Description: Predicted 3D model of a 74-nucleotide RNA (transfer RNA) from a candidate division WWE3 bacterium. Rfam family: tRNA. Rfam classes the family as a transfer RNA.
RNA sequence: CGGGGUGUAGCUCAGAUGGCUAGAGUGCACGAUUCGGGUUCGUGAGGCCGUGGGUUCAAGUCCCACCACCCCGA
Numbered sequence: 001c002g003g004g005g006u007g008u009a010g011c012u013c014a015g016a017u018g019g020c021u022a023g024a025g026u027g028c029a030c031g032a033u034u035c036g037g038g039u040u041c042g043u044g045a046g047g048c049c050g051u052g053g054g055u056u057c058a059a060g061u062c063c064c065a066c067c068a069c070c071c072c073g074a
Stems, first nucleotide, its partner, number of pairs: 001073007010026004019057001028044005050066005
């Protein structure tokens, strides 16, 4: 320098062909259970989806540029 991939909750990931409140597991907080802890159960907080533009009535989801990380090639 060229090509490809990934980037969504603290962590690991899901989100078909754009649409109706963005989800799960785990972790966290509170509560129940226990003498207490663990386990189990219940409730809750937490993300405007890497950044900036564009298309569209509407974008996590399509297009462009850039950034970070990974892989291949030179």